The RNA shown here (transfer RNA) has 72 nucleotides and comes from a Candidatus Kuenenbacteria bacterium.

[in-house]
RNA sequence: GCGGGAGUAGUUCAAUGGUAGAACGUUCCCUUGCCAAGGGAAAGGUUGGCGGUCCGAUCCCGCUCUCCCGCU
Numbered sequence: 001g002c003g004g005g006a007g008u009a010g011u012u013c014a015a016u017g018g019u020a021g022a023a024c025g026u027u028c029c030c031u032u033g034c035c036a037a038g039g040g041a042a043a044g045g046u047u048g049g050c051g052g053u054c055c056g057a058u059c060c061c062g063c064u065c066u067c068c069c070g071c072u
Stems, first nucleotide, its partner, number of pairs: 001071007010024004018055001026042005048064005
């Protein structure tokens, strides 16, 4: 330099164009004499960035940043 893959909640991952979810973690409550386990609730996201297509974009297109793999 060229090609491919990945980037979404604190972490690991879903979501094949229609208001972004789960598990674990965090906080609170219930249960217990206390802890753990169990049950319930809540908070937590400008979906890496910018732009484009579209009535509508995590999803499609372009550029760009970071990481990984391969080729040279």

Lineage of the source: Bacteria > Bacteria candidate phyla > Candidatus Kueneniibacteriota.
It matches the Rfam family "tRNA". It is annotated as a transfer RNA.
The sequence is in RNAcentral, with records from ENA.
Its mean pLDDT, the model's own confidence on a scale to 100, is 82.
RNAcentral records the identical sequence in 6 taxa.